[in-house]
RNA sequence: AGAGUUUGAUCCUGGCUCAGAACGAACGUUGGCGGCGUGGAUUAGGCAUGCAAGUCGAACGAAUCCCGGGGAGCAAUCUCCGGGGGAAGUGGCGAAAGGGGCAGUAAGGCGUGGGUAACCUACCCCGGGGACGGGCAUAGCCCUCCUAACGGAGGGGUAAUUCCUGGCGAUGUGAUCGAGGGGCAUCUCUUGGUCAUGAAAUGAAUCUCGCCUCGGGAGGGGCUCACGUGAUAUCAGCUUGUUGGUGAGGUAAUGGCUCACCAAGGCGGCGACGUCUAGCCGGUGUGAGAGCACGACCGGCGCCACUGGCACUGAGACACUGGCCAGACUCCUACGGGAGGCUGCAGUCGAGGAUCUUCGGCAAUGGGCGCAAGCCUGACCGAGCGACGCCGCGUGUGCGAUGAAGGCCUUCGGGUUGUAAAGCACUGUCGAGGGGGAGGAAAGCCGGGCAACCGGUCUGACCUAUCCCUGGAGGAAGCACGGGCUAAGUUCGUGCCAGCAGCCGCGGUAAGACGAACCGUGCGAACGUUGUUCGGAUUCACUGGGCUUAAAGGGCGCGUAGGCGGCCGCUCAAGUCGGGGGUGAAAUCCUCUCGCUUAACGAGAGAAUUGCCUUCGAUACUGGGCGGCUGGAGGGAGGUAGGGGUGCGCGGAACUUCUGGUGGAGCGGUGAAAUGCGUAGAUAUCGGAAGGAACGCCGGUGGCGAAAGCGGCGCACUGGACCUUCGCUGACGCUGAGGCGCGAAAGCCAGGGGAGCAAACGGGAUUAGAUACCCCGGUAGUCCUGGCCCUAAACGAUGGGAACUAGGUAGUGGGCUUGCAUGGGCUCACUGCCGAAGCCAAAGUCUUAAGUUCCCCGCCUGGGGAGUAUGGUCGCAAGGCUGAAACUCAAAGGAAUUGACGGGGGCUCACACAAGCGGUGGAGCAUGUGGCUUAAUUCGAGGCUACGCGAAGAACCUUAUCCUGGGCUUGACAUGUGCGAAAGCGCUCGGAAGUAGAAAGCGGAAACGCCGACGAACGGUAUCCAGUCCGGAACCGAGCACAGGUGCUGCAUGGCUGUCGUCAGCUCGUGUCGUGAGAUGUCGGGUUAAGUCCCAUAACGAGCGAAACCCUUGUCUCCAGUUGCUACGGGUUAUGCCGAGGACUCUGGAGAGACUGCCGGCGUCAAGCCGGAGGAAGGCGGGGAUGACGUCAAGUCCUCAUGGCCUUUAUGCCCAGGGCUGCACACGUGCUACAAUGCCGCGUACAGAGGGAAGCGAACCCGCGAGGGGGAGCCAAUCCCAAAAAGCGCGGCCCAGUUCAGAUCGCAGGCUGCAACUCGCCUGCGUGAAGCCGGAAUCGUUAGUAAUCGCGGGUCAGCAACACCGCGGUGAAUGUGUUCCUGAGCCUUGUACACACCGCCCGUCAAGCCACGGAAAUCGGGGGCGUCCGAAGUCGCAUUAACCCGCGCCGAAGACGAAACCGGUAACUGGGACUAAGUCGUAACAAGGUAACC
Repeated sequence: AGAGUUUGAUCCUGGCUCAGAACGAACGUUGGCGGCGUGGAUUAGGCAUGCAAGUCGAACGAAUCCCGGGGAGCAAUCUCCGGGGGAAGUGGCGAAAGGGGCAGUAAGGCGUGGGUAACCUACCCCGGGGACGGGCAUAGCCCUCCUAACGGAGGGGUAAUUCCUGGCGAUGUGAUCGAGGGGCAUCUCUUGGUCAUGAAAUGAAUCUCGCCUCGGGAGGGGCUCACGUGAUAUCAGCUUGUUGGUGAGGUAAUGGCUCACCAAGGCGGCGACGUCUAGCCGGUGUGAGAGCACGACCGGCGCCACUGGCACUGAGACACUGGCCAGACUCCUACGGGAGGCUGCAGUCGAGGAUCUUCGGCAAUGGGCGCAAGCCUGACCGAGCGACGCCGCGUGUGCGAUGAAGGCCUUCGGGUUGUAAAGCACUGUCGAGGGGGAGGAAAGCCGGGCAACCGGUCUGACCUAUCCCUGGAGGAAGCACGGGCUAAGUUCGUGCCAGCAGCCGCGGUAAGACGAACCGUGCGAACGUUGUUCGGAUUCACUGGGCUUAAAGGGCGCGUAGGCGGCCGCUCAAGUCGGGGGUGAAAUCCUCUCGCUUAACGAGAGAAUUGCCUUCGAUACUGGGCGGCUGGAGGGAGGUAGGGGUGCGCGGAACUUCUGGUGGAGCGGUGAAAUGCGUAGAUAUCGGAAGGAACGCCGGUGGCGAAAGCGGCGCACUGGACCUUCGCUGACGCUGAGGCGCGAAAGCCAGGGGAGCAAACGGGAUUAGAUACCCCGGUAGUCCUGGCCCUAAACGAUGGGAACUAGGUAGUGGGCUUGCAUGGGCUCACUGCCGAAGCCAAAGUCUUAAGUUCCCCGCCUGGGGAGUAUGGUCGCAAGGCUGAAACUCAAAGGAAUUGACGGGGGCUCACACAAGCGGUGGAGCAUGUGGCUUAAUUCGAGGCUACGCGAAGAACCUUAUCCUGGGCUUGACAUGUGCGAAAGCGCUCGGAAGUAGAAAGCGGAAACGCCGACGAACGGUAUCCAGUCCGGAACCGAGCACAGGUGCUGCAUGGCUGUCGUCAGCUCGUGUCGUGAGAUGUCGGGUUAAGUCCCAUAACGAGCGAAACCCUUGUCUCCAGUUGCUACGGGUUAUGCCGAGGACUCUGGAGAGACUGCCGGCGUCAAGCCGGAGGAAGGCGGGGAUGACGUCAAGUCCUCAUGGCCUUUAUGCCCAGGGCUGCACACGUGCUACAAUGCCGCGUACAGAGGGAAGCGAACCCGCGAGGGGGAGCCAAUCCCAAAAAGCGCGGCCCAGUUCAGAUCGCAGGCUGCAACUCGCCUGCGUGAAGCCGGAAUCGUUAGUAAUCGCGGGUCAGCAACACCGCGGUGAAUGUGUUCCUGAGCCUUGUACACACCGCCCGUCAAGCCACGGAAAUCGGGGGCGUCCGAAGUCGCAUUAACCCGCGCCGAAGACGAAACCGGUAACUGGGACUAAGUCGUAACAAGGUAACC
């Protein structure tokens, strides 16, 4: 100090969230020790039990006990005297402190600073003075009595430091009179005179303690004043002892504190009254600070003591462990009555997320009493419990690599855990056991001493610091996290499941985000989580924010309070500034030093305490007072412009209606229509009349007004502005909370008026619907008068005033100037545009600021909920003003950028349309697909870009987890762990000569299984041969690791492919512009097929594409000449057949050729375009190959490759048969046709490109034919396939379902093949279907093209080929256009789109869930009011010798009543929020298809 999160990206606004610190905490996991702190925050809920305030015999009488002595008695025992202790009691002091709590209290409190001339003060200190007599009672005690108890009554008698009284007595006090001084109005101080008023003698040997009185002190309090000290205005008025006075009462004392009387005041926007909340402060937490939040522990103050009321005693109380009364609650009871008050210390129950021991001790400190010893002390000191907090320590140290094992990962090489462990050598903290142990303790007391002081002696609840011994690494580590923020990642499991999550967000089969493991990171006796506060948040902004468009300027004015205010002088000294004084308690914080081994903690000193009060001084500024000034403001005079306002009157055009004339069938209206009007005469047109409303042209980013707003003309009344001038006033000013007034349209009330227009409404259309848009009608209303309403996108989305800060230009109204005019210059006011600096997030703004400043007002603080609810107020109503919360979201927004899109625009392309030709869609058949069917009809492809596609050949094979059935299991196919440096050799076991193999046979459909005559091969060894011996390999059997998979995932992939699209685009470097995303370049003007080229240019260059280079075709040349060719010669019935030739054709190599090169025109002198010449070819000559950045998670795991997953006697492999060919149906692609430009027959021409050895197959023969026989020739420019067909010639047919068409079916054949049943092709004969040119719709095509004609090839045994790939023959028509449809490119525009229009998105309804409002009613709460009753008690009256009783006022509780407020519940009801895939429509975003919005 910041970070994450709105977007495709950017900047800004803005909220949410995180990292920090803190806590009287709680919860989870874990837990070794110690020190110092700290611990009922909730029910101020209820409490068992024990303890928490007593003490004094040196105040008093005395029960009783003990000791000593005497007496009586035999004794127990009784009695007297002295001493000691001493219950209960009298008396004194204390009990009002200490301790606890925070309910109440927003001021009777607290804090700070004053006042008291309005006061008190026991105990303590200092000083002065004093203490002489007497007396009456009463507890205790004794007797009697009541009562269950608590308690009480009567009688008798007793003491005192209890009480009463007499005397002396004044410096007290009170009253009064006089004098002097002071002050603050009442007053006060000093002094003198007169009257009233006091004492107790106890203890003691002494010291001494005590008593009375006066004065003073210290400390403590009472009262009072100023300032400060929460929220709420959805509380705006409150108040009758209320405010004041006079008098009285009361008090220590002022006072309306209380009472009587009098007056009618007092408080309030500087917030009264009410409501809600709350003890206040020193301080604490946080923060850079200012602040914000808090007020535990400790300290000061206040208040409370079961709830409410009351007084008594006392120096002090209205009294926590005193009293009385009432109430609630608990307990006791003999039912008549009684007792009690833990918010003291422990403890208990309850409630709660949650907070401890019924401990020890008075040893210390402090308190009460006492002369003292001492007693009491849950104050206190300690201990216990709780990781609740802070602080400290430890859980070991060193060495230790073949880097062990194990774990995890792995690319299989290794890496990591990790010097970590083990091992070796050490150490001894803490803890454990045992034993020592200073200190916290000195006062006091006793003795001595005049004293200071000296000597002696008593006292530790609890804690130990620390030391020694023993022992031995031994007893001591976890928690959270690892997607980003944020430090730390891999594997497996899971598969939008389970789960995570603080925010963003993860999980739908490879998850660094879930769970686990390993590893890592952070902290560490803790670590996380939750809650809360501050911070970050300059996100309430004083420091330190904003308001054109993000939230935010009041619709506009007048003006009250308030705030702010020109120039000069004098004065005051309130603000302000300076010096001094007082205070600001201590603790805390900070600094320094010191003490505990350190720290936490503690001590001392200082600083600080930013404040308040007071005093002295200063006087610039602000302020007060006085005087003056004229520049602000106002005023006078003279002019000017104007739709400024109000009222009255007048006018013409248009319109409608009425009336009359002409006229005669339509008019009107629309995209097109219809409703409507019209022969009862409309529309049109002319004349006349009436009516209402609005004022054309002028008219203008022109004028006026505060805004709303104002437009024909005239008159009257009236507001403001501007200019010029002045010798006037003299700061009179600006703003403006409340308040008052004005305030478009619509709307409301009353009365008029009503032509046109026109909500509602009716009708006609449109439409799926059309409660709309369009059309025909039409009522409120629009108009006038009076009265309401008071809103708006009331906008410049920009409050008012003042000053200052570049220019340019235009308009409106004045003034000055030039002799006049056109014109020009200067100046004031207003209205616009452009624009610099500056400002701004940007867009923009810029003397009319959104710049730079000052003053005043209004307003904002995430989106939704909501301008809603509720309350109040205004309104006749509609509704307005004021104006929330729950809940919910992680955004909602502004400006700009790049795209994409638009039923936006411009420019331009393409067989895109148009023009033309031929098709498809109708028929039959073929083929593919869907669907259906099936045991199976294997799979894939799905708009264009699937569908004669993968299939360039499904009868078996092919062929697949297709089906049925059968069979095999290391397998149909591959490899072998190891050794070694490598080459290389290479799995294990067994068999391995009658072995491997295998004829035949058997079962079987086959695969396969069984049996099995016969029967091997290699090397070595032995003399030879070896089958015998050995060995390995092949082989067999078994086994292991594995093979295999057309099984899944094309959304894990590579590769390949399709498409946009052969469209002209897509980018980069540097520079420049912009905060930035980005822009520029690539835009613009031309041009092109083209981002092709030229020009221009903050751009200059470059790359991938386009073009070119390549192949082919068209012309020519050169080279070459067989199998090709033949001009020459020969020959044949005929044929390049032969000789010969390279001329020609051709073949196939190499070249030439075309470049806008030339000419003319156009064009910018350009690029280029148009025309022409030449040329085989002309402006890219034709065709092909060639496909930029990218898009479609496009296609393909079934070509291949490949990650992951799945399968392993099966999803692998083999076999037989079936299926892939199945057929009510639908679609795509084709073939053949429907005929005469045809068909049939006969005759007769002319190609190119191919193929051929398991091949092509000639001649010839047979067959009607398919075909068969035959076999020449040919490995092919030689032979064969091979006939080309359309064409041409001749003939027939004569418009008909035909001599068209050929489906279908029957019969008979042929061919291939192991096999044509399912399911091949072909031939002949017979049969002869639909079909006569095809609805909506739709396809191809711009020249050697379409159309038409045939030929060849691949695959292939054959073939379902009409397919596909090629080849040539014949050979058109139309269009030089871009309005429309489709697609595309560039520029521009709008956008709420960015998985990008197949986008986004709104509202009702339906479903679930949540919170809230209303609501008949009902329940509860706090407070007040009125009436009644009225305890205790004070006071008063009365009475009494006195007390009691009695009476009266007030008075708590209670009862009754009316009302307001707050909260809960509620049938039903209202809207709202939210919720992967519900319904209906399409409102908004593009001109969103009717511009949108208020």
The RNA shown here (small-subunit ribosomal RNA) has 1494 nucleotides and comes from an uncultured bacterium. Its Rfam family is "Bacterial small subunit ribosomal RNA".